[in-house]
Context: one part of a larger RNA
């Protein structure tokens, strides 16, 4: 891992409550217990109801409060209860099942290990050479020195023994701590045998929270114990009707819960709901505005006050490229500004439409109280986030189908079942790939389409405004482009062309006191401007369509899904076809619900008998269909409308397993079970017949009762 089996809403209470059903009914009913064995008889204590009010005494259709005969509160004026049974839910119990870490009590442990006690044992070999002593030297005597002797030491080296520092291996190991090679101690606070002592909030500890039997920040065993778990996981057959929530308030509350909201079921009410039109309201948002307020804020005019300077004994005065109030002109800004002010939305009335699992009330049962994205209006953030927080609508959640290549939340559209039928939506129609290389007129040349900004550009199309132009424009070419004058100043120089000032006059067709290049300064080239050649358009500017540049990333083209596409298969406008979904329609069927009709035996279904028609025939009969009758059954039936996605969850109807009561049936001439072939039902499931196996029970109908349905729980046991 697979297979098989086991595995989770149970039981109790003369509990509570609601519904269903039954008995009795203004009453209903017994409990303990007794007689007793008949699901019998007794037993009236008690309980509920028939009257309430008050804290109570108490009073009573009233009562309480109160001084009150007032007012007010709760009640009467009529009314159904009660006791069983069943089901839903709740309470108390382990209370759907499994799961803690832990807490307490009583015991068991020091054969591991910690420390201690008693008594034993062990430490190859080598090195060093303390004190003391002796001899000699030395001294006045010493001290002291030398040589011996001696054998001290938590001394040195190093086996046994003890330890465990490094490294390699091992890591489903040879081993639940080891092995190899090195390492440390090795006469000591040494190591070790045997026996003994200390016990769980306790021991022991040269102290690491270490050790106390592979268990230690409180051992192990049993019990309290099924501790508790607002937490995680799991919770077993079918069909059918409806169908949520992720919000508000509160919470030692935030992943829990209470009440409300939203769901469902029953009863009641019956259009009260909703939509649209009309009528009538409230309002201060969007916008807008501001000499209409409160504030902010730009520029001009005016210029008070203050400052500076001058003047000055004081007072005064003068002046000012400073400051700049108030006023005024113009232009602005505001969620906490408003002289104004919508659209929507909201409330009421009225009319019409719709009438649907609309509204409202009471009662039983819930779940939800982590929401997500998208559009719109805001707050926070950076007008960041697949961000966060409100409001509003949609979708997902709980929604399948088609489109967006793929893609919960986007677009279209809401799946009862069947069909090798039809029409469409979004989106598409060259091939992959269903359907147009559709039609018409343009645009784009960038593979733009098929990613991007500020900014940039004689890309190109369209529509304007305007200048010049056959009195010859624009471009090109030929020619001129002069004189006063080198204007004045400045300067070393400044001559059109470093810079400052001025910017005139003349000749002329025209020519600036000069548009650039250039020189040290001149020179030189050129432009403006003019004439000629040529010959018809040529400049500027604004708006707009489509393009261009800007444009750099990591496996491999890789920013059309691919191929591929250029008067497109791109793009704009217009048109006609077609494809395209579980949408709509067609044909058939099932279920639910509503309306209506029928009727207490009518209709339909099954069976039997008789008979008519027809088909096949092997002439025995068989099939289809109509009519009449019969019997015993089953079910309400016919028609029409609507509805049938679904998680949590609520309601309904069923299938199957085991046991049992009653009625019936089968079985050694072979029950159940198993294997195999076939059929029926919407499904859980059910069944005929045959064969094999098997060897003793089983089935049908109808009740009752449950240890009643397995795929999941890191489920449990077994097998492989």
């Nucleotide at each position: 891992g697979c297979c098989u089996g086991c595995g989770a809403g149970u039981u109790a209470g003369c509990g509570a409550u609601a519904c269903g059903u039954g008995g009795c009914g203004a009453g209903g009913u017994u409990a303990a217990c007794c007689c007793g064995u008949g699901u019998g008889g007794g037993g009236u204590a008690g309980c509920c109801g028939u009257a309430g009010c008050g804290a109570a005494a108490g009073c009573g259709a009233g009562u309480c409060u109160g001084a009150a005969u007032a007012g007010g509160g709760c009640g009467a004026u009529u009314c159904a209860g009660u006791c069983g049974c069943g089901u839903g839910u709740c309470c108390u119990a382990g209370a759907c099942c499994c799961g803690a870490a832990g807490c307490g009590a009583a015991g068991u442990g020091a054969u591991c290990u910690a420390u201690c006690c008693a008594u034993g044992g062990c430490c190859a070999g080598g090195c060093u050479g303390a004190a003391g002593c002796g001899a000699c030297g030395g001294u006045a005597a010493g001290a002291c020195g030398u040589c011996g002797u001696g054998g001290a030491g938590g001394g040195c080296c190093g086996a046994a023994c003890c330890c465990a520092c490094u490294u390699a291996g091992g890591u489903u190991g040879a081993a639940a701590a080891c092995u190899g090679a090195g390492g440390g101690g090795a006469u000591g606070a040494g190591c070790u045998g045997u026996g003994g002592a200390u016990a769980g909030g306790g021991g022991u500890g040269a102290a690491a929270g270490g050790c106390c039997a592979a268990u230690c920040a409180a051992a192990c065993u049993u019990c309290g114990u099924g501790a508790u778990a607002g937490c995680u996981g799991g919770u077993u057959c079918u069909c059918u009707c409806c169908g949520a929530a992720a919000u508000g308030c509160a919470u030692u509350u935030a992943g829990g819960u209470g009440c409300a909201g939203c769901g469902u079921u029953g009863c009641g009410u019956g259009u009260u709901u909703c939509u649209u039109g009309c009528c009538g309201g409230a309002g201060g948002u969007a916008g807008a505005g501001c000499u209409a307020c409160u504030g902010g804020a730009u520029g001009g005019c005016c210029g008070a006050u203050g400052g500076g300077c001058c003047c000055u004994a004081c007072a005064a005065g003068g002046u000012u490229a400073c400051u700049g109030a108030c006023g005024u002109c113009a232009g602005c800004c505001a969620a906490a500004c408003u002289c104004c002010g919508a659209a929507u939305g909201c409330c009421g009335g009225u009319a019409a439409g719709u009438g649907a699992g609309a509204g409202c009330g009471c009662a039983g049962c819930a779940g939800u109280g982590a929401g997500a994205c998208u559009g719109u209006g805001g707050g926070g953030g950076a007008u960041a986030a697949g961000c966060u927080u409100c409001a509003u609508a949609g979708u997902c959640g709980a929604g399948a189908g088609g489109g967006a290549a793929a893609c919960a939340a986007c677009c279209c559209a809401g799946a009862c079942c069947a069909c090798c039928a039809u029409c469409u939506a979004a989106g598409g129609u060259c091939c992959c790939u269903a359907a147009g290389c559709g039609c018409g007129u343009g645009c784009u040349a960038a593979g733009u389409g098929g990613g991007a900004a500020a900014g940039g550009a004689u890309g190109u199309g369209g529509a304007g405004u305007u200048g010049c132009u056959u009195a010859g424009a624009c471009a090109a070419c030929c020619a001129g482009g002069a004189g006063g004058u080198u204007g004045g100043c400045u300067u070393a120089g400044a001559a059109g062309c470093a810079g400052c000032c001025a910017c005139c006059c003349u000749u002329g067709a025209a020519a600036g006191a000069g548009u650039g290049c250039g020189u040290a300064a001149u020179a030189g080239c050129u432009c403006a401007c003019u004439g000629g050649u040529c010959a018809a358009g040529u400049g500027a500017u604004c708006c707009u369509g489509c393009g261009c540049c800007g444009a750099c990333a990591a496996u491999g083209u890789a920013g059309c899904g691919g191929g591929g596409c250029u008067c497109a298969a791109g793009u704009a406008c217009a048109c006609c076809a077609c494809c395209g979904a579980a949408g709509c329609u067609g044909c058939g069927g099932c279920a639910u619900u509503c309306a209506u009709a029928c009727g207490a035996u009518a209709g339909c279904c099954c069976g039997c008998u008789g008979u008519g028609u027809u088909c096949c025939u092997a002439c025995g009969g068989g099939g289809a269909u109509g009519c009449a009758g019969c019997c015993a059954g089953g079910u309400g039936u016919g028609u029409g409308g609507a509805u049938g996605g679904g998680u949590a969850g609520g309601g309904g109807a069923g299938c199957g397993u085991c046991g049992u009561g009653c009625a019936g049936c089968c079985g050694u001439g072979g029950a159940a079970g198993c294997a195999u072939c076939g059929g029926a039902g919407u499904g859980a499931u059910c069944c005929a017949g045959g064969u094999g196996u098997g060897g003793a029970g089983g089935c049908u109908g109808u009740g009752c009762g449950a240890g009643u349905g397995a795929g999941a729980a890191u489920g449990c046991a077994g097998g492989c």

This is a predicted structure of a 720-nucleotide part of an RNA (large-subunit ribosomal RNA, domain II) from a seawater metagenome. RNAcentral holds the full RNA, with entries from SILVA.